[in-house]
RNA sequence: AGAGUUUGAUCCUGGCUCAGGACGAACGCUGGCGGCGUGCCUAACACAUGCAAGUCGAACGAAGUAUAUUUUUCGGAAUGUACUUAGUGGCGGACGGGUGAGUAACGCGUGAACAAUCUGCCCUAUACAAAGGAAUAGCCUCGGGAAACUGGGAUUAAAACCGUAUGACACUUUUAAGUCGCAUGACAUAGAAGCCAAAUUGAAUAAGAGGUAUAGGAUGAGUUCGCGUCUGAUUAGCUAGUUGGUGGGGUAAAGGCCUACCAAGGCGACGAUCAGUAGCCGGCCUGAGAGGGUGAACGGCCACACUGGAACUGAGACACGGUCCAGACUCCUACGGGAGGCAGCAGUGGGGAAUAUUGCACAAUGGAGGAAACUCUGAUGCAGCGACGCCGCGUGAGUGAAGAAGGUCUUCGGAUCGUAAAACUCUGUCCUUGGUGAAGAAGAAAAUGACGGUAGCCAAGGAGGAAGCCCCGGCUAACUACGUGCCAGCAGCCGCGGUAAUACGUAGGGGGCGAGCGUUGUCCGGAUUAACUGGGCGUAAAGCGCAUGUAGACGGCAUGAUAAGCCAAAUGUGAAGUGUAGGGGCUCAACCCCUACACGGCGAUUGGAACUGUCAAGCUUGAGUGCAGGAGAGGCAAAUGGAAUUCCCAGUGUAGCAGUGAAAUGCGUAGAGAUUGGGAGGAACACCAGUGGCGAAGGCGAUUUGCUGGACUGCAACUGACGUUGAGAUGCGAAAGCCAGGGGAGCAAACGGGAUUAGAUACCCCGGUAGUCCUGGCCGUAAACGAUGGAUACUAGGUGUAGAGGGUAUCGACCCCUCCUGUGCCGCAGUGAACGCAAUAAGUAUCCCGCCUGGGGAGUACGGUCGCAAGACUGAAACUCAAAGGAAUUGACGGGGGCCCGCACAAGCAGUGGAGCAUGUGGUUUAAUUCGACGCAACCCGAAGAACCUUACCAGGUCUUGACAUUUGUAGAAUUGGGCAGAGAUGCUUGAGUGCCUUUCGGGGAACUACAAAACAGGUGGUGCAUGGUUGUCGUCAGCUCGUGUCGUGAGAUGUUGGGUUAAGUCCCGCAACGAGCGCAACCCUUGAUAACAGUUGCCAGCAAGUAAGGUUGGGCACUCUGUUGUGUCUGCCGUAGAUAAUACGGAGGAAGGUGGGGAUGACGUCAAAUCAUCAUGCCCUAUAUGACCUGGGCUACACACGUGCUACAAUGGGGUGAACAACGGGAAGCAAGCCGGCGACGGUAAGCGGAACCCUAAAAACACCUCUCAGUUCAGAUUGCAGGCUGCAACCCGCCUGCAUGAAGUCGGAAUUGCUAGUAAUCGCGGAUCAGCAAGCCGCGGUGAAUACGUUCCCGGGCCUUGUACACACCGCCCGCCACACCACGAAAGUUGGCAACACCCGAAGUCGGUGAGGUAACCUUAAUCGGAACCAGCCGCCGAAGGUGGGGUCAGUAAUUGGGGUGAAGUCGUAACAAGGUAACC
Repeated sequence: AGAGUUUGAUCCUGGCUCAGGACGAACGCUGGCGGCGUGCCUAACACAUGCAAGUCGAACGAAGUAUAUUUUUCGGAAUGUACUUAGUGGCGGACGGGUGAGUAACGCGUGAACAAUCUGCCCUAUACAAAGGAAUAGCCUCGGGAAACUGGGAUUAAAACCGUAUGACACUUUUAAGUCGCAUGACAUAGAAGCCAAAUUGAAUAAGAGGUAUAGGAUGAGUUCGCGUCUGAUUAGCUAGUUGGUGGGGUAAAGGCCUACCAAGGCGACGAUCAGUAGCCGGCCUGAGAGGGUGAACGGCCACACUGGAACUGAGACACGGUCCAGACUCCUACGGGAGGCAGCAGUGGGGAAUAUUGCACAAUGGAGGAAACUCUGAUGCAGCGACGCCGCGUGAGUGAAGAAGGUCUUCGGAUCGUAAAACUCUGUCCUUGGUGAAGAAGAAAAUGACGGUAGCCAAGGAGGAAGCCCCGGCUAACUACGUGCCAGCAGCCGCGGUAAUACGUAGGGGGCGAGCGUUGUCCGGAUUAACUGGGCGUAAAGCGCAUGUAGACGGCAUGAUAAGCCAAAUGUGAAGUGUAGGGGCUCAACCCCUACACGGCGAUUGGAACUGUCAAGCUUGAGUGCAGGAGAGGCAAAUGGAAUUCCCAGUGUAGCAGUGAAAUGCGUAGAGAUUGGGAGGAACACCAGUGGCGAAGGCGAUUUGCUGGACUGCAACUGACGUUGAGAUGCGAAAGCCAGGGGAGCAAACGGGAUUAGAUACCCCGGUAGUCCUGGCCGUAAACGAUGGAUACUAGGUGUAGAGGGUAUCGACCCCUCCUGUGCCGCAGUGAACGCAAUAAGUAUCCCGCCUGGGGAGUACGGUCGCAAGACUGAAACUCAAAGGAAUUGACGGGGGCCCGCACAAGCAGUGGAGCAUGUGGUUUAAUUCGACGCAACCCGAAGAACCUUACCAGGUCUUGACAUUUGUAGAAUUGGGCAGAGAUGCUUGAGUGCCUUUCGGGGAACUACAAAACAGGUGGUGCAUGGUUGUCGUCAGCUCGUGUCGUGAGAUGUUGGGUUAAGUCCCGCAACGAGCGCAACCCUUGAUAACAGUUGCCAGCAAGUAAGGUUGGGCACUCUGUUGUGUCUGCCGUAGAUAAUACGGAGGAAGGUGGGGAUGACGUCAAAUCAUCAUGCCCUAUAUGACCUGGGCUACACACGUGCUACAAUGGGGUGAACAACGGGAAGCAAGCCGGCGACGGUAAGCGGAACCCUAAAAACACCUCUCAGUUCAGAUUGCAGGCUGCAACCCGCCUGCAUGAAGUCGGAAUUGCUAGUAAUCGCGGAUCAGCAAGCCGCGGUGAAUACGUUCCCGGGCCUUGUACACACCGCCCGCCACACCACGAAAGUUGGCAACACCCGAAGUCGGUGAGGUAACCUUAAUCGGAACCAGCCGCCGAAGGUGGGGUCAGUAAUUGGGGUGAAGUCGUAACAAGGUAACC
């Protein structure tokens, strides 16, 4: 510090996710040791038991025990000493310890203030302590009660209580004059009056400990104030003791703190009130920081102590282990009453994912009491439990290759675990045993250790007792095998798994960390993803529809003052701890200690005056006013006008009009439409008219008049910053809509009808009502758009246009130059993701406002405000997804455009589709009908030929190292004849036969056969979606790319586009491109002309011979022909067009003319195209079978459907007779002449020929003549019968051919559809492969031999350019809505349940306060005494007052029949709305 994820790819926007750190954690697996920390986050739930606050006899009386002394009536008593105990009294139980419920508050933090305060114990100082009195608990006694407890009586002490005395510089009142302070006021001095204190104890004359008063200090506490301190405005108004004053009361103390009266204030958009949540801080975690989160442990503050209320005591409490009352709960009870409060330490139950011992000790530190000894102390110090965290250590070290065994993988060679192990040599940290043994203990000595016989040290022993967890597709370090087969499962995101899974599970190996490792949860980070640092708003989310303007924010030039902001210096504070740096102590570290710094802040002091603020007085440039002008659909009102539509009346006139893609509805013979004249009425204003004008926007368009707003130009007279923006607020605001009243020509939602359609609640047509118009009032929204808020300033130009001004020139008007304002286009810098913007900014800056923060849910729900309503404004969440989106790129596609091509259409010819037959396929059938091929590009296809074989299928019979291959051993050469059984395979049996090479003569070897044993063979079994190879197709279409350069952030572009041209990316020209490659073309074959050479098996012109005839013979190679090599055709020549090009057209020459015809040749790629059954091959499966052999059957089935063909339907024909003309090919297990036989297929015999020689071989159509005469025929030939032939072991299933006989459908074929552009279509025959036989198929060959092409509008396919796109599996794409089903969350809802905070009233405990107090009372006064007085108390009354009750509202939740939409779900239904002109442009 980044990474993954939207796309085919790219850039951007934007969310989601990951890598890091942390934790009071929990869970899973695992677990050796030690140190230091840490441990109920949930139920502030309930608690058994024990302990956690006592102490003092040197304050007091008493009782008891022990002991001593004295005394004695011997019962005992007194006194002393030591100890114990309850009580009185003192101090302490307000600290320490726990918890975080409440609290949004002066609670906390920070800084101030108290001239408005208190402070026990402690310290300092001064002074004092005199003399008396009356009670009371205990104890004793009599009672009540179950108990807790309690009543009466008698008696007693004090440092308990109460008067008196003394008494100040204290306090109260007051006088004088002084000093000081921010105000009230404070302080000091002098005087007067009033008032107030005490306690003793201690062998005791001590020391010491206490007491009282005052002042001061210290400590602690109280109160007040500035600033800071969470969320919600779908909480906007709150407040009656409320705000202030006066008097009074109260408190330690100011104060509505309380009370009476008076006034009507106080708080609030700088967020009051209300609601929700929460103890706050030092700090802790994270982060570069700013921030964000958090508030365990340690420390400070606060609050609380079962819940609520209350006071008492006290220096201090409204009191955790005190009191009273109420309530809930638990316990005891004799039922009458009582007792209790672990949020102290342990512990229990419960809750929970989850959190420890009913331990030891006061040795240390600290606390309470005490003079002290000492006592108490679950504070504390320690130990125990828990890997909960941090830190440290160990589980061994060295040598060790036969690279052992074993595991795993393997291409079978090996590789790896791996120096790892074993083995040998060592070490001893931890461990075990034994020994020794601390510091912590306190400034002299002694005593005192829970931890603890612990830490440490020494010795001995022995590698012995000590390694796991997670991960290995990318992010992210680390890969193989097997199993599984969209199953089981994984998953943080993207995503893996459907038979070869590095992603699941296991194993081997590897990576990471290590006594831990992973997972889960939470927080920060990454996230600049709330942006102060540090973001945005034209199109990604985002500018309010527009203006006016309040608060607020910001604000021109210059002077002076001030010092709030600001700056500087020094200063107080910022507790400790934490943090950082340096150092030190535990062997190191964690941990602990010391020193320094830091602690970003706040306060006060001094100084400064540039800037901001404030005040004062100025300036004119911002802003405004004035004067002079012209422009304009700016607004409002009134009046007027013509054209057109419609309607009415009348005339003329007759059959249609209207409408559409085509029609129909509609109108019209009752006279339409057309035309002429007259009239009525409403609405809108052609031309002018212009990216022209005006307005803030919405918007404004005939003419005239009136009223009126704004802008612009010129002048520079006036004011003197008067400015900008603008939350709320107010006004304006298209269309539609609403209310009331008018109006209504045309148009036209709804609606009716006609069409279209599968449907058509639409598009089209005929009608038609609201509405559109006017007046008044609402509504307040639009894709209200420049998708661009307003203002100011600055930053190259060019060119239009509207309005005004100036200059030059002119007689004048133009033209021209310049400037201001407005409105457009182009364009530089700059900017931007790109598109683009670019002085009218989306540039550079400043100010102010509004708005955004992933998509969906949703602009929805609820609440509120507004509205007559419709609805508008404000505006969520649950849930769900990993995207949604912007711009641009390349393709593909379009019922987008342009250009061009092709038998693509058109023009023609012949067909197919109908019939019969052949053949292939589907389907069906079957024991099997083997398998494959399926739009074009499967279907006479693999198959160039299924009777057996083939053959892969079925039935039956058989074989198991096998029909076939390699290796080993043994035997035998090989080979071959016969017989028997059997359907055959096979089995049994019997004969013949011995070869070749080599030899050291023993033998060995090669080939072959048999037997045996294993390794293995075999598979037309699966997967063409694991593959190679081969093939089809687009398409013989003209395309497909690369290098370098250039452009672009990039994907990419350029080149390859453009202008011409071509069959062609063919060529030319131009051009940020220049070149190149694969394709095109050419080179190759064939055909067409010709030359040379060669002439046999070919040929025969001339010469000669010969025949019945014939190149038959001599001879020849001229010709034909054959074959090899050349020539020829190149737009080369001429003309025209073109750009002087490429090229096109025409012409000449030529056998051939513009690639002459044909063939071979198939770019990058597409279709997971076809083929595992040609072959090869991975993996899987099979192994007495899915292999192999045999016989028979099947592939040939047959209601039917489709494809491809053949033959026809006839006279351009059929039949008969005669008689012509080819080419390509084939031939030895072959072709076969000729002759003979047969009607014929064919048979018999047989010459020739391995071929320019012989044979197949007759070519057929054509031609000539005869016949048939339009019919199911002398057409057509299916089907069937009989008789034959051929091949072959074998023609039954199931071959071909022949003869005779039979003579079906069919009379030219619906919708639809195919081929072909010239030697082509059509038609005619011939040959060949396969093959024993079988051809209507296939591959070739020649004969005869047309028609038509205007042309490119349309159909199909293709090429190039361009355009749109929401497609990229690419239109066979994408995608929307209703319905049906399942699940999920949410809203509404008659109601119903519960909580909370208030309010009103009732009741009213304890208690304070007040009143009363006829009852009660020791201290003081009075009296001789009683009485009485003073004072106090009980009781009673009153105010307040918790809980409780009643009531109506509020608010927040839960729940509910039913209901509403929403979301999600692999295949459901109906349509086709959107994306292309999406087939009616889309959208608001």